[in-house]
């Protein structure tokens, strides 16, 4: 990096740097010097594996945040395009 599978109407921030951006791309529309992205500390969600209870299988559900990632602005912000685009898991 590709490829496949499954999810995306819920939910979850504070501080410090830092200095004009940002929401993926197009085009709207929001956000933003009452500090934008990035980067550091803690902290919080619980999406998907593992972990625990259940359970012959196969589908399919409970607990918790102990572990891996992931995520903490508006239905993936809307449409329009798409073999999209973000997450997790196997495979090459």
């Nucleotide at each position: 990096a590709a490829u496949u599978u499954a999810u995306c109407a819920a939910g979850a921030g504070a501080g410090g740097u830092g200095g004009a951006g940002g929401g993926a791309c197009u085009g709207g529309c929001c956000c933003u010097u009452u500090g934008a992205a990035g980067c550091c500390u803690c902290a919080g969600c619980a999406a998907c594996c593992g972990a625990c209870c259940a359970a012959a299988a196969c589908u399919a559900g409970g607990u918790a945040a102990c572990g891996g990632u992931g995520c903490u602005a508006a239905u993936u912000c809307c449409a329009a395009g798409a073999u999209a685009g973000a997450u997790a898991a196997g495979u090459u």